[in-house]
RNA sequence: CUUAUUGAGAGUGGCAGAGGGAAUAGGCCCAGUGAAGCCCGGCAACCUGGAUGUUCUGGAAAUAGUUUAAGAACAGACAAGGUGCUAAAUCCUACAGAAUAGUUUAUUCUGAAAGAUGAG
Repeated sequence: CUUAUUGAGAGUGGCAGAGGGAAUAGGCCCAGUGAAGCCCGGCAACCUGGAUGUUCUGGAAAUAGUUUAAGAACAGACAAGGUGCUAAAUCCUACAGAAUAGUUUAUUCUGAAAGAUGAG
């Protein structure tokens, strides 16, 4: 840089000891009833793997039904490997548009931007 996803899910554990929720601003929260971080556990299913199933092609046996080597496509239990995640929607808003109420503005919806994660 490209692309997919981003309102689901996941701890009464151990160590540690004061901050944390990406950055800026505003708001709102979490935290000595223990934050960050590390370990363990868990969640999930993006990539790899993959039992198995379906369909198709098709060599062989056979009169045929049928059986079977091989190949392709699709689905896919599982959770082994590579990552990721594990308060609150990515905690909410910021930019653009629309609707409603109202004319300072507020609410709702849609989209964008930014961010996060995977794959390339």

The RNA shown here (SAM riboswitch aptamer (S box leader)) has 120 nucleotides and comes from uncultured Zhenpiania sp. It matches the Rfam family "SAM riboswitch aptamer (S box leader)". Rfam links the family to the GO term regulation of gene expression. The coordinates come from a structure-prediction model, not an experiment, and the mean pLDDT is 78.